RNAcentral holds the full RNA, with entries from SILVA.
Predicted 3D model of a 346-nucleotide part of an RNA (small-subunit ribosomal RNA, central domain) from an uncultured Bacteroidota bacterium.

Context: one part of a larger RNA
RNA sequence: UUGGGUUUAAAGGGUGCGUAGGCGGCCUGUUAAGUCAGUGGUGAAAUCCUAUAGCUCAACUAUAGAACUGCCAUUGAUACUGACAAGCUUGAAUACAGAUGAGGUAGGCGGAAUGUAACGUGUAGCGGUGAAAUGCAUAGAUAUGUUACAGAACACCGAUUGCGAAGGCAGCUUACUAAACUGUCAUUGACGCUGAGGCACGAAAGCGUGGGGAGCAAACAGGAUUAGAUACCCUGGUAGUCCACGCCGUAAACGUUGAUUACUCGCUGUUGGCGAUAUACUGUCAGCGGCUUAGCGAAAGCGUUAAGUAAUCCACCUGGGGAGUACGGUCGCAAGACUGAAACUC
Numbered sequence: 001u002u003g004g005g006u007u008u009a010a011a012g013g014g015u016g017c018g019u020a021g022g023c024g025g026c027c028u029g030u031u032a033a034g035u036c037a038g039u040g041g042u043g044a045a046a047u048c049c050u051a052u053a054g055c056u057c058a059a060c061u062a063u064a065g066a067a068c069u070g071c072c073a074u075u076g077a078u079a080c081u082g083a084c085a086a087g088c089u090u091g092a093a094u095a096c097a098g099a100u101g102a103g104g105u106a107g108g109c110g111g112a113a114u115g116u117a118a119c120g121u122g123u124a125g126c127g128g129u130g131a132a133a134u135g136c137a138u139a140g141a142u143a144u145g146u147u148a149c150a151g152a153a154c155a156c157c158g159a160u161u162g163c164g165a166a167g168g169c170a171g172c173u174u175a176c177u178a179a180a181c182u183g184u185c186a187u188u189g190a191c192g193c194u195g196a197g198g199c200a201c202g203a204a205a206g207c208g209u210g211g212g213g214a215g216c217a218a219a220c221a222g223g224a225u226u227a228g229a230u231a232c233c234c235u236g237g238u239a240g241u242c243c244a245c246g247c248c249g250u251a252a253a254c255g256u257u258g259a260u261u262a263c264u265c266g267c268u269g270u271u272g273g274c275g276a277u278a279u280a281c282u283g284u285c286a287g288c289g290g291c292u293u294a295g296c297g298a299a300a301g302c303g304u305u306a307a308g309u310a311a312u313c314c315a316c317c318u319g320g321g322g323a324g325u326a327c328g329g330u331c332g333c334a335a336g337a338c339u340g341a342a343a344c345u346c
Base pairs, nucleotide, nucleotide: 004317005316006315007300008299012314014201015200016199017198021194022193023192025088026087028085029084030083031082033081034080035077036076037075038074039073040072041071042070049065050064051063052062053061054060091191092188093187094186095184096183097182098181100179103177104176105175106174107173108172109171110154114150115149116148117147118146119145120144121143125136126135162169163168206247207246208245209244210243211242215241216240220236221235222234223233258313259312260311261310262309263308266291267290268289269288270287271286272285273284274283295302296301319346320345321344328339329338330337331336
């Protein structure tokens, strides 16, 4: 490289937007670049192939033919691809109407709980465990009542729910803002799909500066346990967790399943619409689930939300270890990230 693959055996990029590129709906005409056909030229000789001949045969050699799958020119063909021109509405987008949701950003407000402080009641224990001890407490703790302050998280509703590209998003409310969906089929008229590089977003932890600090809690200290116990359990406790701004750019970033389009048996539940009204009937569009036919699959299983049948584009894999290491480069304040071998060995 070809072929084969990527749910779980190696392998889908964390996610989106998008440049180049690749691919691309229906109809008509022009052109003839690709494509196809004819003709002419060229494609040295030798070699290869075929036929005949010459050395006794063969190797070898000679003669003739074919071939040289190519290139150039020219004359035609016009289905497909391309280019140009005119049109179409089914793809795509817009408009109008409706309606949905923990989608996002900023602000305001709320109650329960926890902790602390002050005061009151009250007296000897509290706390903790398998059992204890460290710890707290007569300088009055724990418990209980009133008041105040602080920070963080939002019980029930709550779900096999909903929204978001992913990460993710949950008290109530206001402002701003994004989006899918349904209906009308009004407008534009292929404006589309994918997307190397690129750009943006991206949990937690971590980093920088400044705040904040109730609870929890790496590190650390003490008490236990134990042969030991740098742990599991207990009492404390600092970074951190929270906010603002700026970095980091990774995760089992998982549905371990790339995006888009078309087609292909059924049953059942549920969310948001339409169907004038109704919790009815029969349907329909868009999601979210369960079971299953064919088919697929090594099997487990998947099964209209495909891992089925096809098409386009991107990414990735090629025995285990060495190794996601070394070296070099790019990025980063650092931690490190990205790119990414070989020797050797089985």